[in-house]
RNA sequence: CGGAGAGUAGCUCAGCCUGGUAGAGCACCACUUUCGGGAAGUGGGGGUCGCAGGUUCAAAUCCUGUCUCUCCGA
Numbered sequence: 001c002g003g004a005g006a007g008u009a010g011c012u013c014a015g016c017c018u019g020g021u022a023g024a025g026c027a028c029c030a031c032u033u034u035c036g037g038g039a040a041g042u043g044g045g046g047g048u049c050g051c052a053g054g055u056u057c058a059a060a061u062c063c064u065g066u067c068u069c070u071c072c073g074a
Stems, first nucleotide, its partner, number of pairs: 001073007010026004020057001028044005050066005
């Protein structure tokens, strides 16, 4: 320098192909249960989807640029 993959909640990830209310598990908070803890059950909080721009009524999703990480090639 060229190519491919990955980036979404504190963590691990799904959703992207085929645009239409941002989700799951674990973790965290509260309550119930217990003498207490743990476990279990119920409920709740937490994201401007790596960044910037474009297309669109509408973008995590499509297009362009860019940053970081991994792999391959030169």
Description
Predicted 3D model of a 74-nucleotide RNA (transfer RNA) from Sulfurivirga caldicuralii. The coordinates come from a structure-prediction model, not an experiment, and the mean pLDDT is 83. RNAcentral holds the sequence, with entries from ENA and Rfam. Lineage of the source: Bacteria > Pseudomonadati > Pseudomonadota > Piscirickettsiaceae > Sulfurivirga. Rfam family: tRNA. The family's RNA type in Rfam is transfer RNA.